[in-house]
Molecule: SAM riboswitch aptamer (S box leader)
RNA sequence: UUCUUAUCGAGAGAAGCUGAGGGACUGGCCCGAUGAAGCUUCAGCAACCAGCUAUAAAGUCAGGUGCUAAAUCCAGCCGGCAGAUGCCGAAAGAUGAGAA
Numbered sequence: 001u002u003c004u005u006a007u008c009g010a011g012a013g014a015a016g017c018u019g020a021g022g023g024a025c026u027g028g029c030c031c032g033a034u035g036a037a038g039c040u041u042c043a044g045c046a047a048c049c050a051g052c053u054a055u056a057a058a059g060u061c062a063g064g065u066g067c068u069a070a071a072u073c074c075a076g077c078c079g080g081c082a083g084a085u086g087c088c089g090a091a092a093g094a095u096g097a098g099a100a
Base pairs, nucleotide, nucleotide: 001100002099003098004097005096006095007094008093013042014041015040016039017038021031022030023029025076026075027074028073043068044067045066048064049063051060052059053058072092078089079088080087081086
């Protein structure tokens, strides 16, 4: 990087350095000098994997990942239903596990 599969309306931020962007992409709408992104430290959330409870079920655990504004912030191209600008699914994206 690609493929398969599960989940995605819950949850959880402070300090230091630094200084203008960020929310994947496009449009919208937001966040941001009362400090964006990034890095560091500390803290927290979460049970996908691992461990433990002999196994299953269920539970426990923060070791490996992940995460800590807003539903994946909303919508998008396609399909179905509806016929009000809606709903559902798929796609896309993110994360985990497995495989190549």